Predicted 3D model of a 72-nucleotide RNA (transfer RNA). Its Rfam family is "tRNA". The prediction has a mean pLDDT of 81.
RNA sequence: GCGGAUAUGGUGCAAUGGUUAGCAUCUGAGUCUUCCAAACUCGCGAUACGGGUUCGAGUCCCGUUGUCCGCU
Numbered sequence: 001g002c003g004g005a006u007a008u009g010g011u012g013c014a015a016u017g018g019u020u021a022g023c024a025u026c027u028g029a030g031u032c033u034u035c036c037a038a039a040c041u042c043g044c045g046a047u048a049c050g051g052g053u054u055c056g057a058g059u060c061c062c063g064u065u066g067u068c069c070g071c072u
Stems, first nucleotide, its partner, number of pairs: 001071007010025004018055001027043005048064005
């Protein structure tokens, strides 16, 4: 330099172009307990960035950036 894959809460993953983007874990509060742990209940927290297509984009297209793989 070329080609391919990939990017979603702190972490690990879901989500046929169409409901308010969901689950687990972490974390905060509460219930329970003499206390702690466990268990249970309720919360906080996310689509890498910039454009485009569409009535509607996490999803499709283009570019940029990061990571991984391969070729030279």